Predicted 3D model of a 279-nucleotide part of an RNA (large-subunit ribosomal RNA, domain VI) from an Elusimicrobiota bacterium. It was read from a public genome assembly. It matches the Rfam family "Bacterial large subunit ribosomal RNA".
Context: one part of a larger RNA
RNA sequence: CGUUAGGAAACCUGAGGGAAGCUGGCCACAGUACGAGAGGACCUGGCUGGACGAACCUCCUGUAUACCAGUUGUCCUGCCAAGGGCAUCGCUGGGUAGCGGAGUUCGGAAGGGAUAAACGCUGAAAGCAUCUAAGCGUGAAACCCGUCUCAAGAUUAGGUUUCCCGUUCCCGGGCGCAAGUCUGGGGACCAGAAGGGCACCGGAAGACUACCGGUUUGAUAGGCCGCAAGUGUAAGCGCUGCAAGGUGUUAAGCUAAGCGGUACUAAUCGCCCGAGAGG
Numbered sequence: 001c002g003u004u005a006g007g008a009a010a011c012c013u014g015a016g017g018g019a020a021g022c023u024g025g026c027c028a029c030a031g032u033a034c035g036a037g038a039g040g041a042c043c044u045g046g047c048u049g050g051a052c053g054a055a056c057c058u059c060c061u062g063u064a065u066a067c068c069a070g071u072u073g074u075c076c077u078g079c080c081a082a083g084g085g086c087a088u089c090g091c092u093g094g095g096u097a098g099c100g101g102a103g104u105u106c107g108g109a110a111g112g113g114a115u116a117a118a119c120g121c122u123g124a125a126a127g128c129a130u131c132u133a134a135g136c137g138u139g140a141a142a143c144c145c146g147u148c149u150c151a152a153g154a155u156u157a158g159g160u161u162u163c164c165c166g167u168u169c170c171c172g173g174g175c176g177c178a179a180g181u182c183u184g185g186g187g188a189c190c191a192g193a194a195g196g197g198c199a200c201c202g203g204a205a206g207a208c209u210a211c212c213g214g215u216u217u218g219a220u221a222g223g224c225c226g227c228a229a230g231u232g233u234a235a236g237c238g239c240u241g242c243a244a245g246g247u248g249u250u251a252a253g254c255u256a257a258g259c260g261g262u263a264c265u266a267a268u269c270g271c272c273c274g275a276g277a278g279g
Base pairs, nucleotide, nucleotide: 001153006164007163008162009161010160011159012158016150017149018148019147022050023049024048025047026046027045028044034039052107053106054105055104056103060101061100062099063098067094068093069092070091071090072087073086074085075084076083077082111145112144113143118138119137120136121135166189167188168187169186170185171184172183173182174181175180195273196272197271198270199215200214201213202212203211220266221265222264223262224261225260226259227258229255230254231253236249237248238247239246240245
C1' cells in the first nucleotide's frame, strides 16, 4: 500500500508450504509346525535398547567475575582487633536463579486410500490353455491422507462474534387534515468515538524493531517484610590456655537473580492518530 465499499478488537477456517519418517535384542506362542536327525519357524502379542529429534530443569551434573566461607603476600583505615584495595575472580572449598547436558519426559506410530514388483479370480482372441485383451482382487519404509507446525499478499486477498461515531440549513418525493413519519440531493460547522500509538515502569520477549505485562480504579520494577535456598556457627563480650588456640553466647551471622506480601519510591500530568457513498 492492497484486501471494493466505514473504522476497530478478538477468535477461527485452511488453499498451500515445512518438519517427522531409522533400527537392534529378548520373551510368549513353542522346542510347536516342519524335519530321519541336526536343527528350527511364519503369524500374533508383550518387554527392553541404540542412534536421531523435541521440550524441560524435579532428580544427577556443569557454569554461576553481583552469594558464603577459608587462606598467602603486600599497601591502607594511627595501633590491637575488625575490615578495605591489589595480586588471573589472587588462590582454594562450596553454591541460588537463569542458561545448559552427560540429566528427565516424550516422539517415529496405529489406521485409511491408491499402487510397484509379485501373487491371484473370472476370461476370450485361439472350442484347449492363459493374472489381461473387457472386468475384479491381494500386495511395500516409496506416493496421498493421518501426527506436529507455519499459514488469507490464498490479489480467488475468506469466515464468525462483539464494539464505535451529529447537529443545523436549503431543495424535493411517498403517506397523513395536521402533528409527524419514511426517503432522495446539496451546503455549513461541530464533535474526535470504538480503538491504536507516543511517553513512562518492566519482562523466561529481544541486536534494533517486534512481541508480552503494567501505568495510582496500580503489585509492573525497585525498596522493605516474611519464606525458600546457599554458606557453615559472624562481630563483640565472657570462660579457659604461657601461647598458637579452644569454647559459650550461636545450627549463628551474612546472603544474587527464586516464591509470596506490602503503595515506601518510580510508572506524574498528558499528547497524537483515528470520519465513509454512514450519522
The coordinates come from a structure-prediction model, not an experiment, and the mean pLDDT is 86. The source organism's lineage runs through Bacteria, Pseudomonadati and Elusimicrobiota.